[in-house]
Molecule: THF (Tetrahydrofolate) riboswitch aptamer
Organism: uncultured Roseburia sp.
RNA sequence: GCAGAGUAGAAUUUUGUGCGUUAAGUGCCGUGUGAACAGGGAGUUGUCACGCGGACGAAAAACAGAAGUUUCUGUUACAGAGUUUUCUGUUUGCGGUACAGAGUUCGCAUCCCGCUGC
Numbered sequence: 001g002c003a004g005a006g007u008a009g010a011a012u013u014u015u016g017u018g019c020g021u022u023a024a025g026u027g028c029c030g031u032g033u034g035a036a037c038a039g040g041g042a043g044u045u046g047u048c049a050c051g052c053g054g055a056c057g058a059a060a061a062a063c064a065g066a067a068g069u070u071u072c073u074g075u076u077a078c079a080g081a082g083u084u085u086u087c088u089g090u091u092u093g094c095g096g097u098a099c100a101g102a103g104u105u106c107g108c109a110u111c112c113c114g115c116u117g118c
Stems, first nucleotide, its partner, number of pairs: 001118004009106010019095003028054008039113004060092009070082005
């Protein structure tokens, strides 16, 4: 001098367990605070987390059980069938949903030094 390695993490697929479906979460905009960024140092207008404010915005369905409402039929008591409301459970969905595991891909903004090979 030339070439190269390696992190945190990110994206995506998949599995499991949850949350919401009475709308939280996710995504978007503004603002504030903080954190991390390969072995060492520095570090952004980039990244992430949290707080506050703002705009936008949704997919439910089936079955079972319980309690009530009400109508009809038979009727001694009462029984049967239907209507409808609420609650609970299960299943299938839905949500730019949360966390964890696995696979794949990408991967220091940038600067200096170091490391490996020639």